Predicted 3D model of a 476-nucleotide part of an RNA (small-subunit ribosomal RNA, 3' major domain) from a metagenome.

Context: one part of a larger RNA
RNA sequence: UGACGGGGGCCCGCACAAGCGGUGAGUAUGUGGUUUAAUUCGACGCAACGCGAAGAACCUUACCCGGGUUUGACAUCUGCGGAAUUCUGUGGAAACAUGGGAGUGCCUUUCGGGGAGCCGCAAGACAGGUGCUGCAUGGCUGUCGUCAGCUCGUGUCGUGAGAUGUUGGGUUAAGUCCCGCAACGAGCGCAACCCCUAUCUCCAGUUACCAUCAUUAAGUUGGGGACUCAGGAGAUACUGCCCCGGUCAACGGGGAGGAAGGUGGGGAUGACGUCAAGUCCUCAUGGCCUUUAUAUCCGGGGCUACACACGUACUACAAUGGGCUGCACAAAGGGUCGCAAACCUGCGAAGGUGAGCCAAUCCCGUAAAGCAGUCCCCAGUUCGGAUUGAAGUCUGCAACCCGACUUCAUGAAGUUGGAAUCGCUAGUAAUCGCGGAUCAGCAUGCCGCGGUGAAUACGUUCCCGGGCCUUGUACA
Numbered sequence: 001u002g003a004c005g006g007g008g009g010c011c012c013g014c015a016c017a018a019g020c021g022g023u024g025a026g027u028a029u030g031u032g033g034u035u036u037a038a039u040u041c042g043a044c045g046c047a048a049c050g051c052g053a054a055g056a057a058c059c060u061u062a063c064c065c066g067g068g069u070u071u072g073a074c075a076u077c078u079g080c081g082g083a084a085u086u087c088u089g090u091g092g093a094a095a096c097a098u099g100g101g102a103g104u105g106c107c108u109u110u111c112g113g114g115g116a117g118c119c120g121c122a123a124g125a126c127a128g129g130u131g132c133u134g135c136a137u138g139g140c141u142g143u144c145g146u147c148a149g150c151u152c153g154u155g156u157c158g159u160g161a162g163a164u165g166u167u168g169g170g171u172u173a174a175g176u177c178c179c180g181c182a183a184c185g186a187g188c189g190c191a192a193c194c195c196c197u198a199u200c201u202c203c204a205g206u207u208a209c210c211a212u213c214a215u216u217a218a219g220u221u222g223g224g225g226a227c228u229c230a231g232g233a234g235a236u237a238c239u240g241c242c243c244c245g246g247u248c249a250a251c252g253g254g255g256a257g258g259a260a261g262g263u264g265g266g267g268a269u270g271a272c273g274u275c276a277a278g279u280c281c282u283c284a285u286g287g288c289c290u291u292u293a294u295a296u297c298c299g300g301g302g303c304u305a306c307a308c309a310c311g312u313a314c315u316a317c318a319a320u321g322g323g324c325u326g327c328a329c330a331a332a333g334g335g336u337c338g339c340a341a342a343c344c345u346g347c348g349a350a351g352g353u354g355a356g357c358c359a360a361u362c363c364c365g366u367a368a369a370g371c372a373g374u375c376c377c378c379a380g381u382u383c384g385g386a387u388u389g390a391a392g393u394c395u396g397c398a399a400c401c402c403g404a405c406u407u408c409a410u411g412a413a414g415u416u417g418g419a420a421u422c423g424c425u426a427g428u429a430a431u432c433g434c435g436g437a438u439c440a441g442c443a444u445g446c447c448g449c450g451g452u453g454a455a456u457a458c459g460u461u462c463c464c465g466g467g468c469c470u471u472g473u474a475c476a
Base pairs, nucleotide, nucleotide: 001476002475003473004472005471007470008469009468010467011466012465013464015460016459019424020423021422022421023420025315026314027313028312029311030310031309032308033306034305041052042051063301064300065299066298067297068296069295072126076125077124078122079121080120081119082118085102086101087100088099089098090097091096106115107114108113128290129289131288132287133286137284138283139279140278141277142275144273149188150187151186152185153184154183155164156163157162168179169178170177194267195266196265197264199235200234201233202232203231205229209224210223213222214221238261241255242254243253244252245251317417321376322375323374324373325372326371327370333364334363335362338357339356343352344351345350383414388409389408390407391406392405393404394403430452431451432450433449434448435447436446
């Protein structure tokens, strides 16, 4: 100087407390374990475990079994031959092996040829490796933590390591600001500048809108530029004003006005560093290893196994509910190898046909919870839907291993969950549906969107994490 303390002081954070909802069942999914020819690999307290994977039937795929290839699936170079390409036969599971036929383009030319591209053969330089080492590395990322800290120059103090500044008194979300001070300044952080959202104004109104005037089944058409909305440009919030407190300070409490008030709400933004944290399987890369194999092609299998254990979710246990009928209100997205209306067929998944739309125009597309009416009457039930049987639909060469969905039948556990533990402070929790990426197909996951919409916070003694000052130390 740090680190640590079941030392002290001050202060924060869904850290506790106060509340609301979960983790127990069944299933989905990840992991451990076990099994297996293989169940590819990585990730392991917080910060691994719906994680890499934003899509494992083949492919993916790295694993296993079997069948092939060896200058190679891919790159550059040399020589020789052939246009590329296309049709077709045999063996085979395919890869591949082995035959037959058609076929001469482009640039240049002294018409002999030469060149580019592509294909085949040969030889070797070399290719290849998701092989090892993340404890050799770059890059990227997590975490402490959006915590308020981390430093430097000069000066001063100290023999020196170092100190001071950065401590102190207040204050703040903040090393934020004020005052004081052997310090005076500065940098990286904080804040602001950026984006979305909340209010208003102006400009220009189509595919959006419709108050007034006509018109229609319908903003449908004429028309309009008011409103909604979308696009662009601006304004607005600064403790600016008032009162009180405070050191005539920073600032705090209250009030007015205002759509919004003291950082308005949300996002992006992550200092010096820590964890030899994670990743050599995104990529790049040193070293090592491999080179008829640890490379590469193909068929099939596996990653989907199952006594069990754990994590994360979904669906429920019901009456604030379940079934049926009718009626209402979103936002944000996606669509041409696509989204598909209307009509017809089917109980349905879906099929047939196919208008329109490269989309504020057409389509996905009926939002659901909700409201109104009605049935159920507390039961393992008209709750719950696992499991299983049968019949089907769709995608796709192909749904046996191993897809999703539909219909009929079946109807398990489960009656609110031990110890322990998790999330959340407001348009939040809870609850309700909708969309998208990936994607042929496959979503209870992920990323977004809106609808309905709470309870509680006395307080900081205690648990956890963190910041500042101080103290002790046989620790570095």